FMN riboswitch aptamer (RFN element) from Paenibacillus amylolyticus, 146 nucleotides, folded computationally. Its Rfam family is "FMN riboswitch aptamer (RFN element)". Rfam's curators write: The RFN element is a highly conserved domain that is found frequently in the 5'-untranslated regions of prokaryotic mRNAs that encode for flavin mononucleotide (FMN) biosynthesis and transport proteins. This element is a metabolite-dependent riboswitch that directly binds FMN in the absence of proteins. Model confidence (mean pLDDT): 78 of 100. The RNAcentral record of the sequence draws on MGnify.
RNA sequence: AUCUUCGGGGUAGGGUGCAAUUCCCAACCGGCGGUGAUGUUCUUCGGAACCAGCCCGCGACUCGCUAAUUGUUCUUAACGAAGGACAUUCAGCGACUGACUUGGUGUGAAUCCAAGGCCGACGGUACAGUCCGGAUGAGAGAAGAU
Numbered sequence: 001a002u003c004u005u006c007g008g009g010g011u012a013g014g015g016u017g018c019a020a021u022u023c024c025c026a027a028c029c030g031g032c033g034g035u036g037a038u039g040u041u042c043u044u045c046g047g048a049a050c051c052a053g054c055c056c057g058c059g060a061c062u063c064g065c066u067a068a069u070u071g072u073u074c075u076u077a078a079c080g081a082a083g084g085a086c087a088u089u090c091a092g093c094g095a096c097u098g099a100c101u102u103g104g105u106g107u108g109a110a111u112c113c114a115a116g117g118c119c120g121a122c123g124g125u126a127c128a129g130u131c132c133g134g135a136u137g138a139g140a141g142a143a144g145a146u
Stems, first nucleotide, its partner, number of pairs: 001146006013025003027130002029120002031058004039050004053118002062095005068089001070087007100116005122133003
């Protein structure tokens, strides 16, 4: 560099109600990379493996700008051509994009241990992190082959 494969989990039980996995009580879940304290585990003592939803960054949703693709249409034009509008797809850039404290140990904790807390795009629907839908999509990236 090319190709292939992989690449997100979760409302138990109950209440109200005509109707709610959406409200109420309660339950459950945690993408990717980094860092990961002098941590933990293993060790042939060389080293190896593992640890963050809320610390840093990335991705997804939405929007904008620029350039390009394709289509429709309008104008100048009878073709050709040029310009405009709208839509479409894609790329780059940008905007937008949630949430943590206390105690313990320690020289040192945003990461360890304990406790308590908090957060979760858009559309649909009785108000949704968990259902249905865009999505058999996209994707941070991971593994393998050449």